Two RNAs folded together computationally: RNase P RNA and transfer RNA, 474 nucleotides in total. Rfam match: Bacterial RNase P class A. Rfam links the family to the GO terms tRNA processing, dimeric ribonuclease P complex and ribonuclease P activity.
RNA sequence: GGAGCAGGCCGGGCGAUCGCUGCAGGCGCAAGCCUGUAGAGGAAAGUCCGGGCACCACAGGGCAAGGCGCUGGGUAACACCCAGUGGGGGGCGACCCCAAGGAAAGUGCCACAGAAACAUACCGCCGGUAGGCGUCGUCCUUUGGUUCGCUUUCGCAAGGGAGCGGAUUGGAGGCCAUCGGCAAGGGUGCAAUCGUGCGGUAAGAGCGCACGAGGCUCCGGGCGACCGGAGACCUGGGCAAACCCCGCCUGGUGCAAGGUCACGUAGGGGGAGAUGAGGCGGCCCGCCGCAUCCCCGGGUAGGCUGCUUGAGGCGUCCGGCGACGGACGUCCCAGAGAGAUGGUCGCCGCCUGGAGAAAUCCAGGUACAGAACCCGGCUUAUAGGCCUGCUCCCUCA
RNA sequence: GUCUCCGUAGCUCAGCAGGAUAGAGCGUUCGCCUCCUAAGCGAAAGGCCGGCAGUUCGAAUCUGCCCGGAGACGCCA
Numbered sequence: 001g002g003a004g005c006a007g008g009c010c011g012g013g014c015g016a017u018c019g020c021u022g023c024a025g026g027c028g029c030a031a032g033c034c035u036g037u038a039g040a041g042g043a044a045a046g047u048c049c050g051g052g053c054a055c056c057a058c059a060g061g062g063c064a065a066g067g068c069g070c071u072g073g074g075u076a077a078c079a080c081c082c083a084g085u086g087g088g089g090g091g092c093g094a095c096c097c098c099a100a101g102g103a104a105a106g107u108g109c110c111a112c113a114g115a116a117a118c119a120u121a122c123c124g125c126c127g128g129u130a131g132g133c134g135u136c137g138u139c140c141u142u143u144g145g146u147u148c149g150c151u152u153u154c155g156c157a158a159g160g161g162a163g164c165g166g167a168u169u170g171g172a173g174g175c176c177a178u179c180g181g182c183a184a185g186g187g188u189g190c191a192a193u194c195g196u197g198c199g200g201u202a203a204g205a206g207c208g209c210a211c212g213a214g215g216c217u218c219c220g221g222g223c224g225a226c227c228g229g230a231g232a233c234c235u236g237g238g239c240a241a242a243c244c245c246c247g248c249c250u251g252g253u254g255c256a257a258g259g260u261c262a263c264g265u266a267g268g269g270g271g272a273g274a275u276g277a278g279g280c281g282g283c284c285c286g287c288c289g290c291a292u293c294c295c296c297g298g299g300u301a302g303g304c305u306g307c308u309u310g311a312g313g314c315g316u317c318c319g320g321c322g323a324c325g326g327a328c329g330u331c332c333c334a335g336a337g338a339g340a341u342g343g344u345c346g347c348c349g350c351c352u353g354g355a356g357a358a359a360u361c362c363a364g365g366u367a368c369a370g371a372a373c374c375c376g377g378c379u380u381a382u383a384g385g386c387c388u389g390c391u392c393c394c395u396c397a
Numbered sequence: 398g399u400c401u402c403c404g405u406a407g408c409u410c411a412g413c414a415g416g417a418u419a420g421a422g423c424g425u426u427c428g429c430c431u432c433c434u435a436a437g438c439g440a441a442a443g444g445c446c447g448g449c450a451g452u453u454c455g456a457a458u459c460u461g462c463c464c465g466g467a468g469a470c471g472c473c474a
Base pairs, nucleotide, nucleotide: 001393002392003391004390005389006388007387008386009385010384012348013347014346015345016344017343018342020039021038022037023036024035025034026033027032041368045379046378048377049376050375051374052373053254054253055252056251060285061284062283063282065250066249067248068247069246070084071083072082073081074080085100086098087097089096090095101245102244106243107242108239109238110237122186123185124182125181126180127179128178129177131176132175133174136173138172139171140170144169145168146167147166148165149164150163151162152161153160154159194212195211196210197209198208199207213235214234215233216231217230218229219228220227221226258305259304260303261302268296269295270294271293272292276290278288279287298473299472300471312331313330314329315328316327317326318325319324349366350365351364352363353362354361355360398470399469400468401467402466403465404464407423408422409421410420416454425441426440427439428438429437447463448462449461450460451459
């Protein structure tokens, strides 16, 4: 110098002028006027989570429903954050990503292909059958094998040996059939029943052994997830963002909650009412008060309040690796209601393009976006810029 | 402001406890029929299931985040 990674921050400035809203002061009977002062965001957004607050019996029991899911911590709480564990893949690297309990509880699914997707055998390997075919360019045998009869011999016998004669016949390998063993190999598939090697066997197989992987038990370390080691045992497909099981959590409705003062009207019509409707949100039980409840129609679209002081901001110190917590000091910092927070002009900044030797000049642009009861998060959108730490490459010393 | 639901062909809808070529009717185009048109008959085209990620071997279907659209909800008696 270039390329990148992680974290944090800013996201126009100054002045003039014309307006808008709140508050304070002054004037005014009032309407209002004058002066001063304050006046959008990091996401105010999506409304996706979690709370506060308010009301509904202060909110009961059961079922159902929904949500969450490694560990420890933070917090009012969380699906958030911090620190770690395990796994995954990408990168040379800094670093990044993960909804990550249980599939040896049960049910279900695993299309097509394949023999088989959870108990099977297509090709294949191996063994058997006094099986069949065949006698074949291979091997062995023909002085053979099997069986029957006779003679002789040994023997107590059963039976054996030798000889002669008759009959009959090849065996192995091969092919086919059939019975069985196997799961190594081939093939199928996202996935095929631990992986590799050696032994073993008829062929094989964790069948045995070695190394490795996983489960279980024990020992050691760690708060824990988990890690390391040993062992006599074991080798059980995947899917739970399918049902489900286990553990934990959740009552409902939402500021159009709720309180209060007015205005206006046809307090009209229909229906159901104690075996009732409502509170009570899906169901049941139970409880509560009860004459009311539902539909159509009618009227009104007003004021005040809730409303902004809050898990609040800033600074210093302390504890903690950190998220965060504590102490002290200091500050008050938007509250509209068709909805204020804006418009115009000038100067400057930043970016892009052009002209120029340069100073400089000209033109264009300056993001995403607008509070609505209030907080903590997440997610999404965002021109441009700054800071800190780290990584890789090149160059120079 | 709060809450609920929906998005599949030009239009209206099926399919959604996952399974590979996503269907139907109307419409469009072409052909037949007719003197011509309509009706009728036959055939074809037309979708990446609102978008992007994730789970899975596999997503229109399950999950998350966005985008677009629709509906309901005040008070009085």